[in-house]
Context: one part of a larger RNA
Molecule: small-subunit ribosomal RNA, 5' domain
Organism: uncultured bacterium
RNA sequence: ACGAACGCUGGCGGCGUGCUUAACACAUGCAAGUCGAACGCGCCAUCUCUUUUGGGGUGGUGAGUGGCGAACGGGUGAGUAACACGUGAGUAACCUGCCCCUGACUCUGGGAUAAGCCGUGGAAACGCGGUCUAAUACCGGAUAGGACCUUCUGCCGCAUGGUGGGGGGUGGAAAGGGUUUUUCUGGUUGGGGAUGGGCUCGCGGCCUAUCAGCUUGUUGGUGGGGUGGUGGCUCACCAAGGCGAUUACGGGUAGCCGGCCUGAGAGGGCGACCGGCCACACUGGGACUGAGACACGGCCCAGACUCCUGCGGGAGGCAGCAGUGGGGAAUCUUGCGCAAUGGGCGAAAGCCUGACGCAGCGACGCCGCGUGGGGGAUGACGGCCUUCGGGUUGUAAACCUCUUUUCCUUCUGGCGAAGGCCCUGGCUUUUGUUGGGGUUGACUGUAGGGGGGGAAUAAGGACCGGCUGACUACGUGCCAGCAGCCGCGGUAAUACGUAGGGUCCGAGCGUUGUCC
Numbered sequence: 001a002c003g004a005a006c007g008c009u010g011g012c013g014g015c016g017u018g019c020u021u022a023a024c025a026c027a028u029g030c031a032a033g034u035c036g037a038a039c040g041c042g043c044c045a046u047c048u049c050u051u052u053u054g055g056g057g058u059g060g061u062g063a064g065u066g067g068c069g070a071a072c073g074g075g076u077g078a079g080u081a082a083c084a085c086g087u088g089a090g091u092a093a094c095c096u097g098c099c100c101c102u103g104a105c106u107c108u109g110g111g112a113u114a115a116g117c118c119g120u121g122g123a124a125a126c127g128c129g130g131u132c133u134a135a136u137a138c139c140g141g142a143u144a145g146g147a148c149c150u151u152c153u154g155c156c157g158c159a160u161g162g163u164g165g166g167g168g169g170u171g172g173a174a175a176g177g178g179u180u181u182u183u184c185u186g187g188u189u190g191g192g193g194a195u196g197g198g199c200u201c202g203c204g205g206c207c208u209a210u211c212a213g214c215u216u217g218u219u220g221g222u223g224g225g226g227u228g229g230u231g232g233c234u235c236a237c238c239a240a241g242g243c244g245a246u247u248a249c250g251g252g253u254a255g256c257c258g259g260c261c262u263g264a265g266a267g268g269g270c271g272a273c274c275g276g277c278c279a280c281a282c283u284g285g286g287a288c289u290g291a292g293a294c295a296c297g298g299c300c301c302a303g304a305c306u307c308c309u310g311c312g313g314g315a316g317g318c319a320g321c322a323g324u325g326g327g328g329a330a331u332c333u334u335g336c337g338c339a340a341u342g343g344g345c346g347a348a349a350g351c352c353u354g355a356c357g358c359a360g361c362g363a364c365g366c367c368g369c370g371u372g373g374g375g376g377a378u379g380a381c382g383g384c385c386u387u388c389g390g391g392u393u394g395u396a397a398a399c400c401u402c403u404u405u406u407c408c409u410u411c412u413g414g415c416g417a418a419g420g421c422c423c424u425g426g427c428u429u430u431u432g433u434u435g436g437g438g439u440u441g442a443c444u445g446u447a448g449g450g451g452g453g454g455a456a457u458a459a460g461g462a463c464c465g466g467c468u469g470a471c472u473a474c475g476u477g478c479c480a481g482c483a484g485c486c487g488c489g490g491u492a493a494u495a496c497g498u499a500g501g502g503u504c505c506g507a508g509c510g511u512u513g514u515c516c
Stems, first nucleotide, its partner, number of pairs: 001514002004512005011369006017362002019327001024325003028322003033068003038065002041062009075280003085204007094197002099193008107141004116131006147170010176185002206252003213243003218240008255277004259270004282303005305316004333359001335358003341355001342353004372402004382393004407453006416443001419440009460505005465486003471500005481488002
């Protein structure tokens, strides 16, 4: 010093912090949705036209098609000794949805399908067939300053090369919606930016030689493939290389860093909380979708385990938040709220958000406060010691007086709210801007403040042989026991046990463990 534990004890508050072990298994609930201003339909309510077998409008709701998100946020540290991380460079070898700036365009057609309806299979999970329908879903055609190939040419560089201009050829875009007349929001294709990422390299950071040789896609080349992209990344062929005492290869251990602890420093140890990066998501493997994943709460396969079953077949993955069992010396509530901050979707209202904000539990840590202040000597009683005179506990108590932090009671009572939304006035074509009123707080009637009450509600732990602050009596008699080291105890033990007294700390005090 600690993410501590154990023993005894325990009044309050603030701020932090809390499975270090079994990356063991998990009941239950919640943790990722949203958009009707992309689309058709069903249902409900209501209004309306009444050619009622009906049609239309408005609002709500449900599943579905479609879009965006779900790759963020949250958890864990298993694996990893590696370009994983840190730091510094490179990318003339690359990508980047949403966002910002800027240019051009948004023309013309088509066929389906889910939902729905009808029928049907299955215990279920889930399907199957027929039929109808829409779109910002899907597919053609047109157009094209971008792409690719080729040709002519300018400029530049750091080797491969980069970047412009002209000609020819090849293939390639788009989508509407709202409002109800003016714009808003989308769509497509270029250029630039920002952000995020991929890849490559220099250097740096563990132990072990009782591991000395390692390597066949291995090392390099040519060509093909693959990728956003370089590359044995992969494949065919060719060559026989490549690494190593400056420690290869093997084994052990381990996420890395900013930092944290210690120390005068140098250094040593550690990597909990918070922040950055990495890796993982029951175990192993794989790809799909997508700007982005080889994807914790997506898919497929195999395995182990658990569950359902009508035995044919199915379902699942808390290292998310709570919580359970187990392991363990040991680590919390199946809480409240989206009011704030942030995120997703949406034009917005808003919805979702176990992120987050709060509350709960634990002296687990740090800090602060209290358990009263003043007076009070015949130095009372009692206890202990005693040389029996007394000493000590000790101004300690009693008693008198004062105060009220805490506590109890009563009243009052915020900041966190900036913004959003509703009503309304002015300016304004809309957008917007400005003024007035109302509304929106989980925590919470909390913090704080005023009044009243009454010393009232609140002290322990370890130690007292030396180190080391603090001593006597009795009991015990190498016994019982103590002990960090030296060592105490065998009949006067300041060292064991008890008591009185004392010392040190104090809501803590000791012990154990680990590091300096």